[in-house]
RNA sequence: GUGAGUCUUCGGGAUAGGGUGAAAUUCCCCAUCGGUGGUGAAAGUCCACGAACUCCCCCGAGAAAAACCGGGAGAGUCGAACUGUUGAAAUUACAGUACCGACGGUUAAAGUCCGGAUGGAAGAAGAUUCCA
Numbered sequence: 001g002u003g004a005g006u007c008u009u010c011g012g013g014a015u016a017g018g019g020u021g022a023a024a025u026u027c028c029c030c031a032u033c034g035g036u037g038g039u040g041a042a043a044g045u046c047c048a049c050g051a052a053c054u055c056c057c058c059c060g061a062g063a064a065a066a067a068c069c070g071g072g073a074g075a076g077u078c079g080a081a082c083u084g085u086u087g088a089a090a091u092u093a094c095a096g097u098a099c100c101g102a103c104g105g106u107u108a109a110a111g112u113c114c115g116g117a118u119g120g121a122a123g124a125a126g127a128u129u130c131c132a
Base pairs, nucleotide, nucleotide: 003130004129005128006127007126008125009124010123017029018028019027031112032111033101034100035049036048037047038046044099045098052077053076054075055074057072058071059070060069081097082096083095084094085093103115104114105113
């Protein structure tokens, strides 16, 4: 330094203030937040991934047929940015003006409240064993 394992830890943030109303952190004014890896230069809006959702197949448990629950594979769904400046290089910096945000619940419609979630995960760091 490379490869193959085992283990440990970490791994998502946000409605302040006000208006209307019987009732709204959901409407209106205003505010606020931004997972992971990549990218000659730093990214919510470039590329990819995760998460979430749909279909279908396999396995486990089960009341052994099914439902429900858990795990795995495949197919699919899956939001949003432009201009200018500098520069070798920037939809990533700076300036300006914008835009996006799953599902269920809620006395009134949710990126921000409650819930699945003390969950899971892309990954990050470290320890250790073996091989070359």